[in-house]
RNA sequence: UUAUCAAGAGUGAUUGAGGGACAGGCCCGGUGAUGUCACAGCAACCUGCAUUUUUGUAAGGUGCUAAUACCUGCGGUUAUCCGAGUGAUGA
Numbered sequence: 001u002u003a004u005c006a007a008g009a010g011u012g013a014u015u016g017a018g019g020g021a022c023a024g025g026c027c028c029g030g031u032g033a034u035g036u037c038a039c040a041g042c043a044a045c046c047u048g049c050a051u052u053u054u055u056g057u058a059a060g061g062u063g064c065u066a067a068u069a070c071c072u073g074c075g076g077u078u079a080u081c082c083g084a085g086u087g088a089u090g091a
Stems, first nucleotide, its partner, number of pairs: 001091005010039005018028003022073004040065003045061003048057003069086001074083003
């Protein structure tokens, strides 16, 4: 710089009080937060393979596995929604 972000997917071991980016809210948390490790899974951005060139597949590189990116934040809008910003991930 650019694309995507309403879908999807968790157990065990260990640690031991915080976590959900920030602020406000609202949630999650000793029936175990967070971090680390192992195994498993989801997804399909890059790569590989196949293909009717658009799709499939899932071996490799990332990513992800509470809640829409948890909601709001700035602008427009009666509503509700749209856009921007910020953030995250890939190339």